Transfer RNA from Bifidobacterium cuniculi, 80 nucleotides, folded computationally. Its Rfam family is "tRNA". It is annotated as a transfer RNA. The sequence is in RNAcentral, with records from ENA and Rfam. Taxonomically the source falls in Bifidobacterium (Bacteria, Bacillati, Actinomycetes, Bifidobacteriaceae).
[in-house]
RNA sequence: GCCUCCGUGGCGAAAUCGGUAAACGCAGCUGGCUUAAACCCAGCCGCUUCGGCUUGCGGGUUCGAGUCCCGCCGGAGGCA
Numbered sequence: 001g002c003c004u005c006c007g008u009g010g011c012g013a014a015a016u017c018g019g020u021a022a023a024c025g026c027a028g029c030u031g032g033c034u035u036a037a038a039c040c041c042a043g044c045c046g047c048u049u050c051g052g053c054u055u056g057c058g059g060g061u062u063c064g065a066g067u068c069c070c071g072c073c074g075g076a077g078g079c080a
Stems, first nucleotide, its partner, number of pairs: 001079007010026003019063001028044005046053002056072005
């Protein structure tokens, strides 16, 4: 240099043919249980000026994009 795959809440990840973004698990916080803890149970768990915004970044297509297209950035593998 070229080719392929990947990038989604703090972490691992789901999202079917383009149609409610974040299911599920972990971590964390609050409460319950306990003499106290652990285990277990319940709730919460991106930002916000409450109008909205957010899928690595910037554009494009579309009524509608995490998904399709283009260009960058980063990671993994392969070829030279």